[in-house]
Notes: The prediction has a mean pLDDT of 80. Transfer RNA from Candidatus Iainarchaeum sp., 72 nucleotides, folded computationally. The sequence was found in a public genome assembly. Rfam family: tRNA. Rfam's curators write: Transfer RNA (tRNA) molecules are approximately 80 nucleotides in length.
RNA sequence: ACGCCUGUAGUAUAGUGGUUAGUAUGGAAGCUUGCCAAGCUUUCGGCCUGGGUUCGAAUCCCGGCAGGCGUA
Numbered sequence: 001a002c003g004c005c006u007g008u009a010g011u012a013u014a015g016u017g018g019u020u021a022g023u024a025u026g027g028a029a030g031c032u033u034g035c036c037a038a039g040c041u042u043u044c045g046g047c048c049u050g051g052g053u054u055c056g057a058a059u060c061c062c063g064g065c066a067g068g069c070g071u072a
Stems, first nucleotide, its partner, number of pairs: 001071007010025004018055001026044006048064005
C1' cells in the first nucleotide's frame, strides 16, 4: 500500500428491516440467615462515528475511526 473480517451495557454474547434491543455476568437496594456464602425479588447500565436508502435501520449501502488476519 492492497484485500478480507469484526465493532451491541463494566465484561462476554444473541438479535439479518417493524413489537419494550435480549441473555449471562457485574453494580445498587431489599428478602432470607445468628453471621458469611449460596438462593430469590426489584433496579442500573448498551447498538463505534458521520451520511445515505426506506413509511420504518443495531440490521442494507458509502465514508471515517478502532482492532484483527492475509499478501507485498